[in-house]
RNA sequence: GGCUGGGUAGCUCAGCGGUUAGAGCAAUGGACUCAUAACCCAUAGGUCCCGGGUCCGAAUCCCGGCCCAGCCA
Numbered sequence: 001g002g003c004u005g006g007g008u009a010g011c012u013c014a015g016c017g018g019u020u021a022g023a024g025c026a027a028u029g030g031a032c033u034c035a036u037a038a039c040c041c042a043u044a045g046g047u048c049c050c051g052g053g054u055c056c057g058a059a060u061c062c063c064g065g066c067c068c069a070g071c072c073a
Stems, first nucleotide, its partner, number of pairs: 001072007010025004018056001027043004049065005
């Protein structure tokens, strides 16, 4: 330098054009317990990497950029 995959909650990821962007873990509160942990209930937490474009409508499609991983040279 080229190709491929990826970038979404604190972490690991789902979501592949349309209801409000979700799950598990973590956090916080509650319940339980003599107490702690586990289990149970609830709550909070998001610029969907950045900038453009297409579309009635974009996390999702297209273009450019940045970053990460792998392969080739």